Overview:
The prediction has a mean pLDDT of 80. This is a predicted structure of a 75-nucleotide RNA (transfer RNA) from Erythrobacter sp. Rfam family: tRNA. Rfam's curators write: Transfer RNA (tRNA) molecules are approximately 80 nucleotides in length. RNAcentral holds the sequence, with entries from ENA.

RNA sequence: GGGCGUAUAGCUCAGUGGUAGAGCACUAUGUUGACAUCGUAGGGGUCGCUGGUUCAAUCCCAGCUACGCCCACCA
Repeated sequence: GGGCGUAUAGCUCAGUGGUAGAGCACUAUGUUGACAUCGUAGGGGUCGCUGGUUCAAUCCCAGCUACGCCCACCA
């Protein structure tokens, strides 16, 4: 330098053009002498950034950023 992949909640991940979910974690509460487990309820996300297409974008398109893989080049 070229190509490809990934980026969504604190963590691990799902999702698909119609205003975002699960598990774990966290908070409260029930249970217990207490802790754990278990039950119930709840909080938490400008979907990496900037533009574009569209009535509507997490999803499609372009560029950029970060990380990873492969190839090439230099030494």